Source information: Predicted 3D model of a 79-nucleotide RNA (c-di-GMP-I riboswitch aptamer) from Pelobacter propionicus. The coordinates come from a structure-prediction model, not an experiment, and the mean pLDDT is 84. It matches the Rfam family "c-di-GMP-I riboswitch aptamer". From the family's description: GEMM was predicted in a large-scale screen for bacterial structured RNA regulatory elements. Lineage of the source: Bacteria > Pseudomonadati > Desulfuromonadia > Desulfuromonadales > Pelobacter.

[in-house]
């Protein structure tokens, strides 16, 4: 200094639930609350979920990064 891996140590994030709002919808956003996570940082490429349309194996708009699959990028250094 890199790379595998993941012990400590500094801290990080914030499931559900329940309030209030937004939105047709999926889903979001505040505040409360904590399941959890070494990538639960950041990308909508797939791939899943909503609407409409079309009547064919499709298309246009959303939404989802804490289903997955992929792409970037990072904190410390014990074994």
């Nucleotide at each position: 200094u890199c790379g595998c891996c993941g012990a400590a140590a500094g801290g990080g994030u914030a499931a559900a639930g329940c309030a209030c709002g937004g939105g047709u919808a999926a889903c979001c956003g505040u505040g409360u609350g904590g399941c959890a996570c070494a990538a639960a940082g950041c990308c909508a490429c797939c791939a899943u979920c909503c609407a409409g349309a079309a009547u064919g194996g499709u298309c246009u708009g959303g939404a989802u990064a804490g289903c997955g699959g992929g792409g970037c990028u990072g904190u410390c250094g014990a074994a």
The sequence is in RNAcentral, with records from Rfam and Ribocentre.